Predicted 3D model of a 71-nucleotide RNA (transfer RNA) from an archaeon. The prediction has a mean pLDDT of 84.
[in-house]
């Protein structure tokens, strides 16, 4: 310094133009003599800035961080 791939709740993912899924995790209730578990309820998330679009997690272009690959 070039090329590819990738960034989604705490954690791990799914979704690729139109309500962001899911599972562990955390809270809160109920069952229980406690805890677990085991039912029911919630709070949490598209890396950052701009364009396209009516409308962007998704597509463009820049940055910024990981990972691989040429020099």
């Nucleotide at each position: 310094g070039c090329g590819g791939c990738c960034g989604u709740g705490g954690u791990g993912u799914a979704g690729u133009g139109g309500g962001a899924u899911c599972a562990c995790g955390c809270c809160c209730c109920g069952u229980a003599u406690c805890c677990a578990g085991c039912g029911g309820g919630g709070a949490a998330a598209c890396g950052c800035c701009g364009g396209u679009u009516c409308g962007a997690u998704u597509c463009c272009g820049g940055c910024c961080g990981g990972c691989c690959g040429c020099a």